[in-house]
């Protein structure tokens, strides 16, 4: 906070699934920007497997304001 993002839910698509993408929509967010490195949670075809960054910590890179 000019401006930015977008939970639930709805529509379309993808995935066995957790979930993801696009459109609508705003509960919220001051890193709700990016990264699965540690922990938590979740899924499956259970393994050198996957999801989650809007659960916490960490890393990287930024915006506004004050001094």
């Nucleotide at each position: 906070a000019c401006g930015g993002c977008a939970a639930a839910c709805c529509c379309g698509g993808c995935g066995c699934g957790a979930g993801c993408c696009g459109g609508g929509g705003a509960c919220g967010c001051a890193a709700a920007g990016c990264c699965a490195c540690g922990g938590a949670a979740c899924c499956c075809c259970u393994g050198a497997g996957g999801u989650c960054a809007g659960c916490c910590g960490g890393g990287c890179c930024g915006c506004c304001g004050a001094a």
The RNA shown here (c-di-GMP-I riboswitch aptamer) has 67 nucleotides and comes from a soil metagenome. Its Rfam family is "c-di-GMP-I riboswitch aptamer". Rfam links the family to the GO term cyclic-di-GMP binding.